[in-house]
RNAcentral holds the sequence, with entries from ENA. A computed fold for a 72-nucleotide RNA from Lachnospira pectinoschiza, annotated as transfer RNA. The source organism's lineage runs through Bacteria, Bacillota, Clostridia, Lachnospiraceae and Lachnospira. The prediction has a mean pLDDT of 82.

RNA sequence: GCCCGCAUAGCUCAAUGGUAGAGCAACUGCCUUGUAAGCAGUAGGUUGUCGGUUCAAGUCCGACUGUUGGCU
Repeated sequence: GCCCGCAUAGCUCAAUGGUAGAGCAACUGCCUUGUAAGCAGUAGGUUGUCGGUUCAAGUCCGACUGUUGGCU
């Protein structure tokens, strides 16, 4: 330099163009003599950035940024 993929909650990851979710972690309560485990609940999101298409975009298209892998 070229090719491909990826970017969503603190972490790991889902999500047919039509209300953004789960597990773990955090917090609160229950349970226990107490802790852990268990149970119930709460909070946490500018879906990397900027544009485009569409009635409607996390999803489709373009550019950019970062990054895994491959080729040279």